Transfer RNA from a rhizosphere metagenome, 72 nucleotides, folded computationally. The sequence is in RNAcentral, with records from MGnify. It matches the Rfam family "tRNA". Rfam classes the family as a transfer RNA.
[in-house]
RNA sequence: GCAUCGGUAGCUCAGCGGUAGAGCAGCCGCCCCACAAGCGGCAGGUCGCGGGUUCGAAUCCUGCCCGAUGCG
Numbered sequence: 001g002c003a004u005c006g007g008u009a010g011c012u013c014a015g016c017g018g019u020a021g022a023g024c025a026g027c028c029g030c031c032c033c034a035c036a037a038g039c040g041g042c043a044g045g046u047c048g049c050g051g052g053u054u055c056g057a058a059u060c061c062u063g064c065c066c067g068a069u070g071c072g
Stems, first nucleotide, its partner, number of pairs: 001071007010024004018055001026042005048064005
């Protein structure tokens, strides 16, 4: 340099045009003598950055940035 895959919550990842989700972690409560476990709830997101298409984009197109793998 080229190709492919990936970048979404603090972490690990779903979601592939129609209101952004789960598990763990965090906070609150229940339970318990207490803690853990368990159960219930709450909070937490510029969807890597810009542009385009569309009534509508995390999702499609495009240019960049970052990472992984392969080739040279």